A computed fold for a 317-nucleotide part of an RNA from a Planctomycetota bacterium, annotated as large-subunit ribosomal RNA, domain IV. Its Rfam family is "Bacterial large subunit ribosomal RNA". Rfam links the family to the GO terms ribosome and structural constituent of ribosome. Its mean pLDDT, the model's own confidence on a scale to 100, is 85.
[in-house]
Context: one part of a larger RNA
């Protein structure tokens, strides 16, 4: 001085990024048990009470054990005395959930899932491997199959097809080689012509395809605000929501509520640097070794540190 435990007066999270960690709870049996809800749960909610061993006498059984009730007595500080054996509540964030993951620094909000939604396919199909021959999907046929996004449920999913894709159509025109015709005395080569395929223009659809979704100015009986009103312009000008957020630069926005004191958190407001609706939008019981944030208990984290077993270093042999 280091591993490992044990106890510790008074305080009780002042410790720290953060209760990590340790401690506390813990078992059966009666009572009881809120909010919320999808009515299943949430619940062992919470939270109080009793346990030990002796005697006597019942229930039960056929009769014993076992178990159980009922009176009486009695030791301890303690009767689930040792093992072993939830710590609870409260608001918020994501992500419905069981599940899956970086063998070997991430278990997570990622993924993946029931559901929604689109696209393709009538089977000698579509998708996929293979030169092919064969093959999987399939010993299946549209309540099948393949491929794309979304992610239970409730509410709903607004506007635009100018761009980029896709799906159909249209033939006036562009549109390669070959054919066919010409051309340079003759041939090959050239070169021009004519005819034309997919594409291109051209017309339409399609956005749970890829995508986007606007600016200045005036204006109401203090003031402020700005329903309305003008312009400029686009393809169309961001709807319902929600919003200082896992997205907000200024920013520790303002208020309130919680602290003696809060850059936290949680409820509003909101002019959103730079939300926003299946790259989903917004709520959501139940759930989670998920992430803040706060109360109770409990406590050597902590004031501050002290004894103590073992076992190591160390010294001596």
């Nucleotide at each position: 001085u280091c591993c490992u435990g044990g106890u510790u007066a008074g305080g009780g999270a002042a410790a720290u990024c953060g209760g990590c960690c340790a401690a506390a709870u813990a078992g059966u049996a009666g009572c009881g048990u809120a909010u919320g809800u999808u009515a299943u749960c949430u619940a062992c909610a919470a939270g109080c009470u009793a346990u030990g061993c002796c005697u006597g006498c019942g229930a039960u059984u056929a009769g014993g054990a076992a178990u159980u009730g009922c009176a009486g007595g009695u030791a301890u500080c303690a009767u689930u005395a040792u093992c072993a054996a939830g710590g609870g509540g409260a608001c918020a964030g994501c992500g419905a959930c069981u599940g899956u993951u970086u063998a070997u620094c991430a278990a997570a909000a990622a993924c993946a899932c029931a559901a929604c939604u689109c696209g393709c396919c009538g089977c000698a199909c579509a998708g996929c491997c293979g030169u092919a021959a064969g093959g999987c999907u399939g010993a299946g046929u549209a309540c099948a199959g393949c491929g794309g996004g979304u992610g239970a449920c409730g509410c709903c999913u607004g506007c635009u097809c100018a761009c980029c894709g896709c799906u159909a159509g249209u033939c006036a025109g562009c549109g390669a080689a070959a054919c066919c015709c010409g051309g340079u005395u003759u041939c090959a080569a050239c070169c021009g012509g004519c005819c034309u395929a997919a594409g291109c223009c051209c017309u339409a659809g399609c956005a749970a395809a890829g995508a986007g979704c606007g600016g200045g100015a005036g204006u109401a009986a203090c003031u402020c605000u700005g329903a309305c009103u003008c312009u400029c312009u686009u393809u169309a000008g961001g709807u319902a929501g929600c919003g200082u957020a896992a997205u907000a630069c200024c920013u520790c926005g303002u208020c309130g509520c919680u602290u003696a004191a809060u850059a936290g958190g949680c409820g509003a407001c909101u002019u959103g640097c730079a939300u926003g609706a299946a790259g989903g939008g917004c709520g959501u019981a139940a759930c989670g070794a998920c992430u803040g944030u706060c109360c109770c208990a409990c406590u050597g984290u902590c004031c501050c540190a002290a004894c103590u077993a073992g076992g190591a270093a160390c010294c001596u042999g």